[in-house]
């Protein structure tokens, strides 16, 4: 910085990611290379084998080998001189001057003595205390840093000084004997030394003692000189010079020891610990101080600034990260510490309590002859084991360093190298340039193409890697010496040998196809997957990194999410219930001193490495290296003196005291009062009272309630009374008295900083509760009864006990709230109120202390706060760090108990929460509207029938529609067809479309066979144009592309429709306000049918809606006058506008007029507008229609149509016949007809409008009771026809009944349509004559030409309406009004809702899983305590036994030792506790789970306001 809480917003807050790092591991890949590094983090578990510490013969005596000397010397033989050709039995050998034969000289050689050289078991010296390993232990002077030792030691090394005289006694080796399996040991006998022991000497040293001088931080140190006592020595090499050693002392250097300041982990659910403990005296001990040890004395010492205890841990330089401050860390390298199988102990030594030494004990392993012995890889390799996991039983001392040695040299798994491992860092390579037919192949595709992609092929090049061949260093300082190594490097040849991993929804760079279908799977967080997945799997493509890439783990960062830098606490987590006050922290004015803090300079130190800067060296880099910086620290010292501290003097303003004064439900105790209430007694009085939404329980004829009088009792104190008063808070209210606390005002006399805060501590602390004893009127948990309810352990009612009251004692908590700690100072105002003071005649003003409201700046996430701060500052205390688990468990403390206080973890979620916004909702509020209610009229619901639906049935009863907004709906019309369904029979390029090939000339019409019918078979007649090639068209046959689908998905869609709703709303631009979502406008006051208009207003305008424009209708004018009309004129029928004629009227259909709150009065705001009136055919949108804003319902429709995807393809397509959609115990909706007299029936009369008509309407006339038939005039229509309107009016009849109502059902006979009326049509006639007498709960429509009622027509249609759509006739009643029901609009309010109340959400129970507490107990582990036993060993005592050195003539002594004893003492044993862990029958809670069960507690007034 980002993602994630929300519909959106801001803030709070957690979770997660991007970065860097690692001693890493795992997955995939990789035997491309090189350089530099690194590599058992686990079992401080166990270890086979080899090596890792030796060296010195110039310390010593031996031993072995070898070579000499002396003595001996026959033979043999070496060397030298002379010498010249031979020697030998033979084979053969020798020689030319580098010397044959031969001669001479001189050596060597066994034994003995002695010596040199080489080697070395032993004695002796030095070194094995270094190097190397590991991190178990350790919370400590262990480490780091800075000091100190006047309290110390120091081998080898350096410098200086002084020395080394003279003696002695042993002992290993060796030999012999003996024991033993071995390891090893014993005895006897020799022997040497630089091994050991006396004596002498003592410059200096040590001790004692008394001094002088000087210095110091105390003890004391240093120097000098005196006396007394004491302590040394070793030789070796060399011809020698000399060198190496030895002794004593001083100084240095190095190393070590000790002391101390400061610093660095967690837990208080560890608060007290400590007997050698703290100190002193004396002694011992140590190199040295010291309770280090012992005896005695005292009773101290440590601790809230965290002792003790528990847990964890080696510490540091450094490393990682970070802007820094910090946080984490200790692998490599370096410093320190600790350890060496576990525990203990000492010896030797300069140095150890000793990794490759010793002793003892324990465990383990090995050997054994069973008696006894041996061992210690946390050295280098290596083994097995553990584990996710970590290498070779390599080479060399060439270099660097170490030990020994005079040296040569020897030793060195330290070290230098090599090997293995992509474990890390760094560098390089896997080719470069050209190359479009944009190849093949792959993928996608809208089929055109796009992409892979200059990528490949192909051409031309180069040689940095590797390979091969040739050459070939440095590392080596005078010489010699190279493990690495034929290594680095150089030259030559060849494209040949060298690419993978992860990701591609957002964060986060990178997208498509297929498969899958909440499956398989992914996932760091949010989250993806339920048939079109850029999120799973695969492929293509793309992005990133690259010999690696991802994952996992861990750390820091981001995280200002522990906040020193750098956070908070009214409501998000968070102010203690309140005060008094201890420690602590902080603290007024002036002057002086000081210098602890502070600041500055200097000095020392802060190891090296590391880091950084600038250079240098490997071809570069990593790496190595030089110089400098840095090391922010500590200490010492010199200064400064403002501030803080300390101290001295002083001041009065902070604080306190004093005097005077008034206010107050401040506290405690006592006394008194009246009203009300209940009870008791008595009187009056009679049937009810009481209670509720309504009731009942209850009381009452044994006299209640009511009322009067008297009495008793307890509790609380009306009015005054007030965001008034007092108190620290809790809290305090009748009146009076007593005692008493505090605050305030005025005065300015006194003290002189005496102050503020306050961890612990102490005190107070509502209500409820507890204990003891009283009291008890009313009220009232529990409880009982009555109601309510589905239930009702509740709400309501009747009763009623604790309790409420008093005294004393506990408890110690509350939403103990202003959800706001205390104190001080400062920072605009306005207006109330309580107490006091001052000025003024008064009005009023000023001032101090309280208590409220409004409001500016400022603050705040916002809300809000705002001198009573949540503002600006200072001081102190308390508290917070995601939600849940949980204020729970365990432990401690308190309590009689209830319980309180302190107060976790496992596990689980990605949120939980705050404020504000827009909606939606409310059994919230206000206003308004609507046939919404009310007022009316008529219905439905009951009957019969029609029709639709559900259900059932069926082979099929095709499909869809489902609250309003499905149900006389799609369907404006199912006998076949329709038709999609079922049964059966047929067809397969198909019933329908396009393309190709062949044949035919058709098509079509007709005939025949056959079938249930279509399919099927046979036959007859039969084109056009032409350039004569052919073309067009049609049919048949064939092949495949394809057709076809009322198959699925309306939740993939278009289009269209319904609904809220003809409701008055829905938005935008600019501006303004707000951090923002958003607001404003659009709210407000009026008004309207209306967001209609007016006024006002941080808004000004605009758009879609409203209205108007359009159509019909109501009036009039005008134009026109046929098919319409007929007033007047004529003819005519004798009532035909029929004709002439005319258009005046009606009418028709064009154009106009008219209505606009225009006029008057009143109201209103002088507005909009409303009320009334005039005129007018019509009056306030005249009536009706069309017209449907932004949007809502994943609303309806894939079966109108279109369409993506999926599915079927001899079938889910197509054709045909028959059946079904018409079924029928039942339920519902919508209708028709009725139940009758406002009626039925009969007779004879009157008046419409709007439509339709050619495959049509069909007149007159005739026939039939009738449906209808015959007939065929007229009419493509203001002409003709359908066509008769009916209700109505008139007359007659019926007389209240299942009827002369009603017409269902049924029978018979017919008519019409139609290929065809059986399933399954309509109508007619005659006969039959069912239910039904006005309809329960409930429910629908309608406000005027409306309801109701009456008929007429049309669409569809061969036929078939009670349906639908239209038309006219007759023609009402009622509306007080908006309380209520329903729906809607505006404003406001609450909200835990936003899928928006059909919302959200709580608890028990049941099931599964997880985690945890308790738990009779059981099993471990750890550190202590007490007692027992007591190894090795030091120390002490003893030492009758033993002993070479010294003394002594000897005896003996001095001294030493074995042995024994004692203290201490490891392991072990016993005991009771403590702490901690594991486990356990059973049991308590918690969490999480699919759609379980029961209720509905919370969110709205959540239906009883919620909460503590």
């Nucleotide at each position: 910085g980002a993602g994630u809480u929300u519909g959106a917003u801001c803030a709070u807050g957690g979770c997660u990611c991007a970065g860097g790092a690692u001693a890493a591991a795992c997955g995939c890949u990789g035997u491309g290379c090189g350089g530099c590094g690194c590599a058992c983090a686990u079992a401080a578990g166990a270890c086979a084998u080899g090596c890792a510490a030796g060296u010195c013969g110039a310390a010593c005596g031996g031993a072995a080998g070898u070579c000499g000397u002396u003595a001996c010397a026959a033979a043999a033989u070496g060397g030298a001189a002379c010498g010249a050709a031979g020697a030998u039995u033979a084979a053969u050998c020798g020689g030319a001057g580098u010397g044959a034969a031969g001669u001479u000289c001189u050596g060597u050689a066994a034994c003995a003595a002695u010596g040199g050289c080489u080697u070395u078991a032993g004695u002796g010296g030095c070194g094995g205390a270094c190097u190397g390993g590991u991190g178990a232990g350790u919370a400590a002077c262990a480490c780091g840093u800075a000091a100190g030792c006047a309290a110390u030691c120091u081998g080898c090394c350096u410098a200086u000084u002084a020395g080394a005289g003279g003696g002695g006694a042993a002992u290993a080796a060796c030999a012999a004997u003996g024991a033993g399996a071995a390891a090893u040991c014993a005895u006897u006998g020799c022997u040497a030394a630089c091994a050991c022991c006396g004596c002498a000497u003592a410059a200096g040293c040590u001790u004692g003692u008394a001094g002088u001088a000087u210095c110091g931080c105390a003890u004391g140190g240093u120097a000098c000189a005196g006396c007394a006592a004491g302590a040394a020595a070793a030789g070796g090499a060399g011809u020698a010079a000399u060198c190496c050693g030895c002794u004593a002392a001083u100084a240095g250097a190095u190393g070590a020891g000790c002391u101390c300041g400061c610093g660095g982990c967690u837990g208080a659910u560890u608060a007290g610990c400590u007997a050698g403990u703290u100190g002193g005296u004396a002694a011992g001990g140590u190199a040295a101080c010291g309770g280090c040890u012992u005896a005695c004395c005292a009773a101290g010492g440590c601790a809230a600034c965290g002792a003790u205890c528990a847990g964890u841990a080696g510490c540091c330089g450094g490393g990682c990260u970070g802007a820094g401050a910090g946080g984490c860390u200790c692998u490599g390298c370096g410093g320190c510490c600790a350890c060496a199988u576990u525990g203990g102990a000492a010896c030797u030594g300069a140095g150890a309590u000793a990794c490759g030494g010793u002793c003892c004990a324990g465990a383990c392993u090995c050997c054994u002859a069973c008696g006894g012995g041996a061992g210690g890889c946390a050295g280098c390799a290596g083994u097995g084991g553990g584990g996710a996991g970590u290498a070779u039983u390599g080479g060399g001392c060439a270099a660097u360093g170490g030990g020994c040695g005079c040296a040569a040299g020897c030793c060195u798994g330290a070290c230098c190298c090599a090997g293995c491992g992509a474990c890390g860092c760094c560098g390089c390579g896997u080719g470069a340039a050209g190359g479009a037919a944009g190849a093949c192949g792959g993928u996608c595709u809208u089929c055109g193409g796009a992409u892979u992609g200059u990528a490949a092929a192909c051409u031309u090049c180069a040689a940095a890697c590797a390979a091969c061949a040739g050459g070939g260093a440095a590392g080596a300082a005078a010489a010699a010496u190279g493990a690495c190594u034929g290594u680095a490097c150089c030259u030559g040849u060849u494209a040949g040998g060298a690419a993978g991993c992860c990701a591609c929804g957002g964060c986060u760079a990178a997208c498509u196809a297929c498969g899958u279908g909440c499956c398989a799977g992914c996932a760091g967080c949010c989250g993806c997957g339920g048939u079109a997945a850029u999120a799973c799997g695969u492929a293509g493509g793309u992005g990133g990194c690259a010999a690696g890439c991802g994952u996992u783990a861990u750390c820091c960062g981001g995280a200002u999410u522990u906040a020193c830098u750098g956070g908070g606490u009214g409501u998000a987590a968070a102010g203690g219930g309140u005060g008094u006050g201890u420690a602590g922290g902080c603290g007024g004015g002036a002057a002086g001193a000081u210098a602890a803090g502070u600041c500055a300079g200097a000095u020392g130190u802060g190891a090296a490495a590391c880091u950084c800067a600038c250079g240098g060296g490997c071809u570069c880099a990593a790496c190595c290296u030089g110089u400098g910086a840095c090391c922010u620290g500590c200490a010492u010292u010199u200064g400064a003196a403002a501030c803080u501290g300390u101290u001295u003097u002083u001041c009065u303003u902070g604080a306190g005291u004093g005097u005077c004064g008034g206010a107050g439900a401040g506290g405690u105790a006592a006394a008194c009062g009246g009203a009300a209430c209940u009870c008791c007694u008595a009187g009056u009085g009679u049937a009810g009272c009481g209670g509720u939404g309504a009731a009942a329980u209850g009381c009452g004829u044994a006299g209640a309630u009511a009322u009067u009088a008297g009495g008793a009792g307890g509790a609380a104190c009306a009015c005054c009374a007030g965001u008034g008063g007092c108190g620290a808070a809790g809290g305090c209210g009748g009146u009076u008295u007593a005692c008493u606390g505090g605050a305030c005002g005025a005065c300015a006399a006194c003290u002189g900083a005496c102050g503020c805060u306050g961890a612990g501590a102490c005190a107070c602390g509502a209500a409820a509760g507890c204990g003891u004893g009283g009291g008890g009127a009313g009220c009232a948990a529990a409880c009982a009864g009555g109601a309510u309810u589905a239930g009702g352990u509740a709400c309501c009612c009747u009763g009623g006990u604790a309790g409420u009251c008093c005294a004393c004692g506990c408890c110690g908590u509350a939403a103990a709230c202003g959800a706001u700690g205390a104190a001080c100072a400062c920072u605009a105002g306005g207006u109330g109120u309580a107490g006091g003071g001052g000025a003024g005649u008064a009005a009023u003003c000023c001032u101090c202390u309280g208590u409220g409201c409004c409001g500016c700046a400022g603050u705040u996430a916002a809300c809000a706060c705002a001198a009573u701060a949540a503002g600006u500052g200072u001081u102190c205390c308390a508290c917070c760090u995601g939600g849940g688990g949980a204020g729970u468990a365990c432990g401690g403390c308190c309590g009689c108990a209830a319980g309180g206080u302190u107060g976790a973890a496992a596990c689980u979620c990605a949120a939980a929460g705050g404020a504000a916004u827009u909606g939606a909702c409310g059994g919230g509020g206000a206003c308004c509207c609507g046939c919404a209610c009310a007022a009316g009229c008529g219905g439905u619901g009951g009957a019969g029938c029609a029709u639709g639906u559900g259900g059932u049935u069926u082979a099929a009863u095709u499909c869809g529609a489902a609250g309003c907004a499905a149900c006389g709906c799609g369907a404006a019309g199912a006998a076949c067809c329709u038709u999609a369904c079922c049964u059966g029979g047929u067809c397969u390029u198909g019933a329908c479309a396009u393309c190709c090939c062949g044949a035919u000339g058709c098509c079509u019409a007709c005939u025949c066979u056959g079938u249930a019918a279509u399919g099927a078979g046979a036959g007859u007649a039969u084109u056009u144009c032409u350039u004569c090639g052919g073309a067009a068209c049609a049919u048949c046959g064939g092949a495949g592309a394809c057709a076809g689908g009322u198959g699925g998905u309306g939740c993939a869609u278009g289009g269209u429709u319904g609904u809220c709703g003809u409701c008055a709303g829905c938005u935008c631009g600019u501006g303004u306000c707000g951090u923002g979502a958003g607001a404003u406008g659009u709210u407000g006051g009026g008004u309207u049918a209306a967001g209609u208009c007016c006024c006002g207003c941080a808004a000004c305008g605009a758009g879609c809606g409203c209205a108007a424009c359009c159509c019909c209708u109501a009036u009039c004018u005008u134009u026109a006058g046929u098919a319409g009309c007929c007033a007047g004129c004529g003819a005519g029928c004798a009532g035909a506008g029929u004709c002439g004629g005319g258009c005046a009227c009606u009418c028709u259909a064009g154009a106009g007029a008219g209505a606009c709150u225009g006029c008057c009065g009143g109201g209103g705001a002088u507005a909009a507008c409303c009320c009334g009136g005039a005129g007018g055919a019509a009056g306030g949108u005249g009536g009706g229609g069309a017209u449907g804003a932004c949007g809502u319902c994943a609303a309806g429709u894939c079966a109108u149509c279109a369409u993506g995807c999926c599915c079927c393809u001899u079938a889910u397509g197509a054709c045909c016949a028959g059946g079904g959609c018409u079924a029928c115990a039942c339920a519902c909706g919508u209708g028709c007809u009725a139940c009758a007299a406002u009626g039925g029936c009969g007779u004879a009369a009157a008046c419409a409008a709007a439509g339709g008509g050619a495959a049509g309407c069909g007149a007159a006339c005739a026939c039939g009771c009738g449906a209808g038939u015959g007939g065929g005039a007229g009419c493509a229509a203001a002409u003709c026809c359908c066509a008769g309107a009916a209700a109505u009016a008139a007359c007659g009849u019926c007389u209240c009944a299942g009827u002369u109502c009603g017409g269902a059902u049924u029978g018979u006979a017919g008519u019409c349509u139609g290929c065809a009326a059986c399933u399954c049509g309509a109508c007619u006639a005659c006969a039959u004559g069912a239910a039904g007498c006005u309809g329960g709960a409930a429910u629908c429509g309608c406000u005027a030409g409306u309801a109701a009622u009456c008929g007429c027509g049309a669409a569809u249609c061969a036929g078939a309406a009670u349906g639908u759509c239209g038309c006219g006739g007759u023609g009402a009643a009622u509306a007080c009004g908006u309380u209520c029901c329903c729906g809607g609009g505006u404003c406001u309010u609450g909200u835990a809702c936003a899928c928006a109340c059909c919302g959200c959400c709580c608890g028990u129970c049941a099931c599964a899983c997880c985690u945890u507490g308790g738990g009779a107990g059981u099993c471990g582990u750890g550190a202590a305590u007490g007692c027992c036993c007591g190894a090795a060993g030091u120390c002490a005592g003893u030492g009758a036994c033993c002993c070479a050195a010294c003394c002594g003539a000897a005896a003996g002594g001095a001294g030493g030792g074995a042995g024994c004893u004692g203290c201490c003492g490891a392991a072990g044993g016993c005991a009771g506790g403590c702490a901690u862990g594991a486990u356990a029958a059973c049991u308590g809670g918690g969490g999480u789970g699919a759609a379980g069960u029961c209720g509905u507690a919370a969110c709205a007034a959540g239906g009883u306001a919620a909460c503590c």
This is a predicted structure of a 1508-nucleotide RNA (small-subunit ribosomal RNA) from an uncultured bacterium. Its Rfam family is "Bacterial small subunit ribosomal RNA".